[in-house]
The part of an RNA shown here (small-subunit ribosomal RNA, central domain) has 350 nucleotides and comes from a metagenome. The prediction has a mean pLDDT of 90. Rfam family: Bacterial small subunit ribosomal RNA.
Context: one part of a larger RNA
């Protein structure tokens, strides 16, 4: 390479949009490029293989055949693929009417709590721990009442719940805005799927400029613990955490499970719709579409497990793996302000 694989053994890109490419529903007609069949030419000889012949045999020599899986020309076939034409509506989409939702962005508002400041009451402690100490407090703390300032986060509702492509999203209100689902019809007529490159989004931490800073808190300081204690515990505390704009582009970015389509026992919850029955009304039963869970059968699996939300049975397309260490390192390229990211070896060794 071929092959075999990718939930946990090596292996699914963090997620989307989409270019090239690959691939693609259904009917009729045309064509005959792919495909299939026949013929002709060519495919040198020798060699290999088969059947004979000649040296006493053999090697060797020699005659004939086969083979030369190919190429070209030509005559046909038309199921499938391609191409062209005309259609179809079951895929896909549009319209109409509803509907649920922490989906996104901006602006405004609210209450509880922490801290700080001012004032009142009040007096010797408070705080903290396994126990302490550092720390705070007679310059009046802690506690308690009233007032004020400021920042950040939104208890209960709350879910085994919802929304989003993923990251993620939660007080309330307003404005702008994306997507989904359901119902019945109408319309377009394969417009689809995937997607190398490319482009965009992308938690936390980190970086740049400017703001902000209540609480928390890397670093740091002190107190303890300890043989030591550059920790775990305690008292403090700066970046940071917050906002605006710009960068970074990573993660156990996880369902460790790529996307799309079809098919293949069930049972029980739950969320959003529709229909029917029953009852009159938040309560029930049947059914249907879409989501999200638990259990479980066949099948699959090394086992664990999975099981209509497949890891079952198939098809299309992409990504990735190929013993461990060296190493996600070195070198080079590209990207970045930097930190670093991305692509990604070898010697050597087991």
């Nucleotide at each position: 390479c071929u092959g075999g694989g990718c939930g946990u053994a090596a292996a699914g890109c963090g997620c989307g949009c989409g270019u090239a490419g690959g691939u693609g529903g259904u009917g009729c007609g045309a064509u005959a490029a792919g495909u299939c069949a026949g013929a002709u030419g060519u495919g040198a000889a020798a060699g290999c293989c088969c059947c004979g012949g000649g040296c006493u045999c053999a090697a060797c020599c020699u005659g004939g055949g086969a083979a030369u899986g190919g190429c070209a020309u030509u005559u046909g076939a038309u199921a499938c693929u391609g191409u062209c034409g005309c259609g179809c509506u079951a895929g896909a989409g549009u319209g109409u009417g509803g509907u649920a939702g922490a989906g996104g962005a901006a602006g405004g508002c609210g209450g509880a709590a922490u801290u700080c400041c001012c004032g009142g009451u009040g007096u010797a402690g408070c705080g903290g721990u396994g126990a302490a100490a550092u720390g705070c407090g007679u310059a009046g703390a802690u506690a308690u009442c009233g007032g004020g300032a400021g920042g950040a986060a939104c208890a209960c509702c709350a879910a085994u719940g919802g929304c989003g492509a993923a990251g993620g999203c939660a007080g309330c209100c307003u404005u702008c805005u994306g997507g989904g689902c359901c119902a019945a019809c109408a319309c377009u007529g394969a417009c689809g799927c995937u997607g190398a490159g490319g482009c965009g989004c992308g938690a936390a931490a980190g970086c740049g400029u400017g703001g902000g800073g209540a609480g928390c808190a890397a670093a740091c300081a002190g107190g303890a613990u300890u043989a030591g204690a550059u920790a775990c515990c305690c008292u403090g505390g700066u970046a940071g955490u917050c906002c605006a704009c710009g960068c970074u582009g990573u993660a156990a970015a996880c369902g460790a499970u790529g996307a799309g389509a079809a098919c293949u026992a069930g049972a029980c919850g739950u969320c959003g719709g529709g229909g029917g029955g029953g009852u009159u009304u938040a309560g029930c039963c049947c059914u249907u579409c879409g989501g999200u869970g638990u259990c479980g059968g066949a099948g699959c699996u090394a086992a664990c497990g999975u099981a209509u939300u497949a890891a079952g049975u198939u098809c299309u397309c992409c990504g990735c793996c190929u013993g461990g260490g060296g190493a996600g390192u070195a070198c080079g390229g590209c990207c970045g302000c930097a930190a670093g990211g991305u692509u990604g070896a070898a010697a050597c060794u087991c």